Overview:
The RNA shown here (transfer RNA) has 72 nucleotides and comes from Streptomyces olivoverticillatus. Its Rfam family is "tRNA". It is annotated as a transfer RNA. Gene Ontology term of the family: triplet codon-amino acid adaptor activity. It was read from a public genome assembly.
[in-house]
């Protein structure tokens, strides 16, 4: 230098045109002498940036960055 992943909640991941979602995790509430386990409940996202394509983009393109992995 060339090829091909990945970037979404505080962590790990899903979602692949049509309202953003699990697990853990955090707060509050019940229990309980108390702590844990359990139960109910809430709260957290500029979907890496910018562009384009669609009536509508986390999703498709194109780039740019950041990161892996192979090849040279």
């Nucleotide at each position: 230098g060339g090829g091909c992943g990945c970037a979404u909640a505080g962590c790990u991941c899903a979602g692949c045109g049509g309202u953003a979602g699990a697990g853990c995790g955090c707060c509050g509430c019940u229990c309980u002498u108390a702590c844990a386990a359990a139960g109910c409940g809430g709260a957290u996202g500029u979907c890496g940036g910018c562009g384009g394509u669609u009536c509508a983009a986390a999703u498709c393109c194109g780039u740019c960055u950041g990161u892996g992995c192979c090849c040279a």